[in-house]
RNA sequence: CACGAAAUACCGCUGAAUCCCCGGACGGCCCUUAUCGGCGACCGGGGAACGGGGGACCCAAUCUGUUGGGGCGAGUCGCCGCAAUUGCGGCGUAGCGCAUCUCUUUCCGCGCGAGCCCGUCAGCUAACCCCGUAAGCCACGAAAGAGGUGACGU
Numbered sequence: 001c002a003c004g005a006a007a008u009a010c011c012g013c014u015g016a017a018u019c020c021c022c023g024g025a026c027g028g029c030c031c032u033u034a035u036c037g038g039c040g041a042c043c044g045g046g047g048a049a050c051g052g053g054g055g056a057c058c059c060a061a062u063c064u065g066u067u068g069g070g071g072c073g074a075g076u077c078g079c080c081g082c083a084a085u086u087g088c089g090g091c092g093u094a095g096c097g098c099a100u101c102u103c104u105u106u107c108c109g110c111g112c113g114a115g116c117c118c119g120u121c122a123g124c125u126a127a128c129c130c131c132g133u134a135a136g137c138c139a140c141g142a143a144a145g146a147g148g149u150g151a152c153g154u
Base pairs, nucleotide, nucleotide: 002154003153004152007149008148012137013136014135018048019047020046021045022044023043024042028039029038030037049133050132051131052130053129054128059123068121069118070117071116072115077092078091079090080089081088082087095112096111097110098109101147102146103145104144105143106142107141
């Protein structure tokens, strides 16, 4: 390098929300007689990666103008009841999620189907510009196909 090949154990979930570096401050844990050192946490800054928004020509649109308009997100839409304005509750629903190493499809079962933001303004959009890296949980079925890794053997 080529061919074949047992096996695919452990490694949680939703979400973009992870990793690294520098400086400061600190004195929590470990080691030590002590220093040094290691780990962790706090503050500030920077980078990578991932995610989002704005933003030309061309194209599209012929709209909007309190019945505003728009963005993140799966989180839309319909019916009914109560209330009597904005709300509460129920039943459905577009859609979304649920450890095989990864992906796709099918079946079964379970769950979600929210919330927030901009501020009169934004179609797409190269260059360019800006923003985020949270929060919350305890999940663990079956089949088929494709791919990956691959002990070991020739």